Annotation: A computed fold for a 64-nucleotide RNA from an Acidobacteriota bacterium, annotated as Fluoride riboswitch aptamer (crcB RNA motif). The sequence was found by an Rfam model in a public genome assembly. Its Rfam family is "Fluoride riboswitch aptamer (crcB RNA motif)". Rfam 15.1 lists 2,293 matches to the family in 1,982 species. Of the family's consensus pairs, 100% are formed in the model.
Formats: sequence, structure tokens, C1' cells
RNA sequence: AGAAAAACGGGCGAUGGAGUUCGCCUUAACCGUCCUUCGUGGGACUGAUAACUCCUGGCCGCCA
Repeated sequence: AGAAAAACGGGCGAUGGAGUUCGCCUUAACCGUCCUUCGUGGGACUGAUAACUCCUGGCCGCCA
């Protein structure tokens, strides 16, 4: 100096924030679904969660 492993730390899980849990990544993890098309392209759809709970925002309906 380089490489590998472990620990700690950090980051990520299709639109915001917090807690808990789980999984993944170590420059990667991650960047939704369906139909059509060789592909490009075109069309349609769900959800603020990876999961649970709460808050915020949005949509629909009802009541005051």
C1' cells in the first nucleotide's frame, strides 16, 4: 500500500414525519402494477407503511 473477514457505524425498502420490528446494501441496496409492442412507444391502475401504530397531506361519502 492492497485484499479478505468480523465488529461498530451509515444507508436503502415506488410520494412526507416519528416509534417498533423485519429484510437488504457497503457504492451498493432502491427506483410500483397491468395491457399492447421484438423493442422503442402507447394506454390503464393501486398506495403517503417493507410491516404495524400514530401524525401530516390528498381523495370520496355521511353527520353537526